[in-house]
């Protein structure tokens, strides 16, 4: 390198909900907190879904695309 898995071991993320900011709202961000995950690290390119006050979200919806710990072959 490449494909598979999460048994093991060290590990990571972190839903709802509260509370605290920002927004016109979907939602974010920061804390608390743990439903859950093997990419729930990025990335809005598609097709969904939300919103549309027309800008926009949503990567823990699905596809793709990249990048990685361990562990077997």
């Nucleotide at each position: 390198a490449a494909a598979a898995g999460a048994a093991a071991a060290a590990g990571c993320c972190a839903a709802a909900c509260c509370u605290g900011u920002c927004g016109c709202a979907g939602g974010a961000c920061a804390g608390g907190g743990a439903c859950g995950g093997a990419a729930a690290g990025c990335c809005a390119c598609g097709g969904g879904u939300c919103g549309a006050u027309c800008a926009g979200a949503u990567a823990g919806c699905c596809g793709g695309g990249u990048u990685a710990c361990c562990u077997u072959u």
The RNA shown here (c-di-GMP-I riboswitch aptamer) has 73 nucleotides and comes from a Pseudomonadota bacterium. It was read from a public genome assembly, where an Rfam model found it. Taxonomically the source falls in Pseudomonadota (Bacteria, Pseudomonadati). Rfam family: c-di-GMP-I riboswitch aptamer. Its family is annotated with cyclic-di-GMP binding in the Gene Ontology. The model forms 94% of the base pairs in the Rfam consensus.